RNAcentral holds the sequence, with entries from ENA. The RNA shown here (Bacterial RNase P class A) has 374 nucleotides and comes from a Thermoanaerobaculia bacterium. It is recorded under the gene name rnpB. Its mean pLDDT, the model's own confidence on a scale to 100, is 75. It matches the Rfam family "Bacterial RNase P class A". By type it is a ribozyme.

């Protein structure tokens, strides 16, 4: 100097003028007023309601280990695999020795293996053909049923042996995923795909602040409960009004459970809903700082702070100074100084938190690889 990797920080500040919104105040006036993502609404919760938040099936989600957390599909640390020279990054990362299924094209053969070429043996009508053996060599493919070597053989083959790999066993280390070791046992079985069905384990009731609670006009009209009768969806029985069936109620199905079956009369009670308003709704798994524990995520303690609550939806505009980044000119030259110009992104609360993802401007630190100079 170039190319990268990881992590962190900030998102201006001060003054003036004019406004907007909320709170306090009789008034004058005083005080608060967007974000790191307020976004996407993808996960997890708090909170509220639904009484069908009873059971089962189906369905959906998650899926290495240990921890953290209110919880999570999040985070931290670690294991294994893959990628990268490296800093480091990525991983739907349980089960294929339960079952079913799939594998295009190419290829002789795609999973109870397989002879196209080649090699070996035999026969014959002998430039070859036929039969048999062979998975060592070639060829096809994403994938061809351990690898290398020696022996062995007609040629070959775990057929035998050594080493490597694999499986099992034992021991050692680790909480664990897993790792290491062995003159150990076994010639090697169990190919791949579960982001195919499936199996296993764990979790899941639903709806969402337009949740929900309260107050309450105008206008219009009733509404609820009980008793009795008519014999009341259909059928049967009957002293009683019972049984079967039917209809309605869960995001799906079954079951269990609850409710309903039409109309008339009488009695008792006085509200229900809409517009609009109030609450929910701002003290919270809260922020800052210091100390302690832990590799870390995070946890504990002390002190301190109160920090938006709109709803036809506030949080803005202009001017000046400073700071930041880029750039022109001049001076100095070891650091810099003076002066002029330009720029400043993504975006905006709507019940509230914890995450993830995406958008975006500027800056800093640490680390890696390469080149050149001393």
């Nucleotide at each position: 100097g170039g190319a990268g990797a990881g992590c962190c920080c900030g998102a201006g500040u001060c003054g003036g003028u004019c406004g907007c919104u909320c709170c306090c105040g009789a008034a004058a006036g005083g005080g608060g007023g967007a974000g790191g993502a307020a976004a996407g609404u993808c996960c997890g919760a708090a909170c509220u309601c639904c009484g069908a938040c009873g059971g089962g099936c189906a369905g959906c989600a998650u899926g290495c280990u240990c921890g953290c957390u209110a919880a999570c599909g999040g985070c931290g640390a670690g294991g294994c695999g893959c990628g990268g020279c490296g800093a480091c990054g990525c991983g739907a990362c349980g089960g294929a020795a339960a079952g079913u299924g799939c594998a295009a094209c190419a290829g002789a053969g795609a999973g109870u293996a397989g002879a196209c070429c080649g090699c070996c043996c035999g026969g014959c009508g002998c430039u070859g053909c036929c039969g048999g053996g062979u998975a060592a060599g070639g060829g096809u493919g994403a994938a061809a049923g351990g690898g290398u070597g020696c022996g062995g053989u007609a040629a070959g083959a775990g057929c035998g042996c050594a080493c490597c790999g694999c499986a099992c066993c034992a021991c050692c280390g680790g909480c664990g995923a897993c790792g290491g070791u062995g003159c150990g046992u076994g010639g090697c079985a169990c190919g791949g795909c579960a982001a195919a069905c499936c199996c296993c384990a764990u979790g899941c009731g639903g709806a969402g602040c337009a949740a929900g609670a309260c107050c309450a006009a105008a206008u219009a009209g009733g509404g609820a409960a009980g008793a009795g009768g008519g014999u009341c969806g259909c059928g049967g029985g009957u002293c009683g009004u019972c049984c079967g069936u039917c209809c309605c109620g869960c995001a799906g199905c079954c079951u269990u459970c609850g409710g309903g079956c039409c109309u008339c009369u009488c009695u008792u009670c006085c509200g229900g809903g809409u517009a609009g308003g109030u609450c929910g709704c701002a003290c919270g798994a809260g922020g800052g700082u210091c100390c302690g524990g832990g590799c870390a995520a995070c946890c504990g303690g002390g002190c301190u702070c109160c920090c938006a609550g709109a709803u036809g939806a506030a949080u803005g505009a202009c001017c000046g100074g400073c700071a930041c980044u880029c750039u022109g000119a001049g001076a100095g030259u070891c650091u810099u100084c003076u002066u002029g110009g330009a720029g400043a992104a993504c975006a905006g609360a709507a019940u509230u938190c914890g995450g993830c993802u995406u958008a975006u401007c500027g800056g800093g630190c640490u680390c890696u690889c390469c080149g050149c100079c001393c």